[in-house]
Context: one part of a larger RNA
RNA sequence: AAUGAACGCUGGCGGUAGGCUUAAUACAUGCAAGUCGGACGGAAACGAUAAAGAGCUUGCUCUUUAGGCGUCGAGUGGCGGACGGGUGAGUAACGCGUGGGAAUCUACCCUAUAGUUGGGGACAACAUAUGGAAACGUAUGCUAAUACCGAAUGUGCUCUACGGAGUAAAGGAGCCCUCUUCAUGAAAGGUUUCGCUAUAGGAUGAGCCCGCGUUAGAUUAGCUAGUUGGUAAGGUAAUGGCCUACCAAGGCUACGAUGUAUAGCUGGUUUGAGAGGAUGAUCAGCCACACUGGGACUGAGACACGGCCCAGACUCCUACGGGAGGCAGCAGUGGGGAAUAUUGCACAAUGGACGCAAGUCUGAUGCAGCAAUGCCGCGUGUGUGAAGAAGGCCUUAGGGUUGUAAAGCACUUUCAGACGUGAGGAAAAGUUUAAGGUUAAUAACCUUAGGCCCUGACGUUAACGUCAGAAGAAGCACCGGCUAACUCCGUGCCAGCAGCCGCGGUAAUACGGAGGGUGCAAGCGUUAAUC
Numbered sequence: 001a002a003u004g005a006a007c008g009c010u011g012g013c014g015g016u017a018g019g020c021u022u023a024a025u026a027c028a029u030g031c032a033a034g035u036c037g038g039a040c041g042g043a044a045a046c047g048a049u050a051a052a053g054a055g056c057u058u059g060c061u062c063u064u065u066a067g068g069c070g071u072c073g074a075g076u077g078g079c080g081g082a083c084g085g086g087u088g089a090g091u092a093a094c095g096c097g098u099g100g101g102a103a104u105c106u107a108c109c110c111u112a113u114a115g116u117u118g119g120g121g122a123c124a125a126c127a128u129a130u131g132g133a134a135a136c137g138u139a140u141g142c143u144a145a146u147a148c149c150g151a152a153u154g155u156g157c158u159c160u161a162c163g164g165a166g167u168a169a170a171g172g173a174g175c176c177c178u179c180u181u182c183a184u185g186a187a188a189g190g191u192u193u194c195g196c197u198a199u200a201g202g203a204u205g206a207g208c209c210c211g212c213g214u215u216a217g218a219u220u221a222g223c224u225a226g227u228u229g230g231u232a233a234g235g236u237a238a239u240g241g242c243c244u245a246c247c248a249a250g251g252c253u254a255c256g257a258u259g260u261a262u263a264g265c266u267g268g269u270u271u272g273a274g275a276g277g278a279u280g281a282u283c284a285g286c287c288a289c290a291c292u293g294g295g296a297c298u299g300a301g302a303c304a305c306g307g308c309c310c311a312g313a314c315u316c317c318u319a320c321g322g323g324a325g326g327c328a329g330c331a332g333u334g335g336g337g338a339a340u341a342u343u344g345c346a347c348a349a350u351g352g353a354c355g356c357a358a359g360u361c362u363g364a365u366g367c368a369g370c371a372a373u374g375c376c377g378c379g380u381g382u383g384u385g386a387a388g389a390a391g392g393c394c395u396u397a398g399g400g401u402u403g404u405a406a407a408g409c410a411c412u413u414u415c416a417g418a419c420g421u422g423a424g425g426a427a428a429a430g431u432u433u434a435a436g437g438u439u440a441a442u443a444a445c446c447u448u449a450g451g452c453c454c455u456g457a458c459g460u461u462a463a464c465g466u467c468a469g470a471a472g473a474a475g476c477a478c479c480g481g482c483u484a485a486c487u488c489c490g491u492g493c494c495a496g497c498a499g500c501c502g503c504g505g506u507a508a509u510a511c512g513g514a515g516g517g518u519g520c521a522a523g524c525g526u527u528a529a530u531c
Stems, first nucleotide, its partner, number of pairs: 001530001003528001005527005012378006019370001020336001025334003029331003034079003039076002042072002046070002049066008086289003095214007104206002109202008117151001119149002126141006156167004171194006178187001180185001215261002222252003227249006234242001264286004268279004291312005314325004342368001344367003350364001351362004381411004391402004415472001417467005425458001430452008475520005480501003486515005496503002
């Protein structure tokens, strides 16, 4: 000088940052990933409306019906649950850092080209029956789709023996016009828009390979059979002993192999004049892990924290037949420990998922709460005031000192307190008007501009104004030398102190107390560990 600190004594306010370093120990409870009705069949709930019926307070109450309307539980389907958040157990490794490389994939997004034709059969939901304590099923029957499967076409793409062969798709919504209908609607057409399919390119992200660097000890000296290389086949998005068969006998090592111990790596942080040392909390990048071990499925992407299967340990439920669970997400609990916070508020902002949008979800995030944990700032008054008061302490008993300190007098009011005023964080979205684009269109949709309306968790916000009154606000360590600061009393090698030297055995500036002093100050000391 510095700390993610702890302990002792003390403690006024604000800003700001950080807050389980130990048991990757076990977890009660709540929440942390959903969303889309503009993909679909539908209608459990709520509401509006209409019709019918009943009641009577004759214009509202109740009941029934109607998915047709706002919407929407459960279900099918799509996208997202591979991001975001946590932890550092493992890992001495192409894990990380840095610089290169070729044999790859990439949902959503952007650019471009070409398509989007015509059919089919199911399975949920649902209904009926039925099993089980539950978890959860079973059988039969009905049904839709942007779910699933053929056919057609093939710009292209893939394979090729160059003849050829293989390979796609899905529709939804807004508006208009025509026809039909009692009507809602339905059908054909136009147009706009969101999609879908194939291919090419980009962007982004990811996988793979290599050079160099990356802790300790030789009281660890030899290690290795898929081992090292080749050929062929397989496998992967892709190279490769990645895997298999066959062949050869290689490969690494004193420039430290192999084994052991320890450890996530880095940007950085800290110290230092630097070189260097120590370190890797917070923030950021990468990696690894998700009760322990193993495995794959789905998918553009996982071998998947809040998915699945198997085994294990543990916990819970059970009708004993069988089931359920995983906080190293945010809070919170037990335990461990010297030690580390609230079972808070809000999606207002930023960002993310889904959605045409409105919006929904978001313990990410924004905020608030707790503790002087650190850093920074402010305050605890200011001026005057000698009778140098009283009291304390010392004294050579004269006095000295505490000390302008107090009292007294005159002022001020930061901060805290009370009352009031009151920014900024808010731009959007919505609605409306106009212009332009598109179009057959003054419709719908898109863009731009103007108007209107409205959105704040924090929040009793920041800041400012007014009010009252010195009013509410100082401690801690030290005083033998190092080291700034001295006397008295008590004690008597006792009690005790101590970082080192060392103090204490009757005059202790070193122990304990007091007065005085010194140093820091809402802190001051001690301990730990670093330079």
Molecule: small-subunit ribosomal RNA, 5' domain
Organism: uncultured prokaryote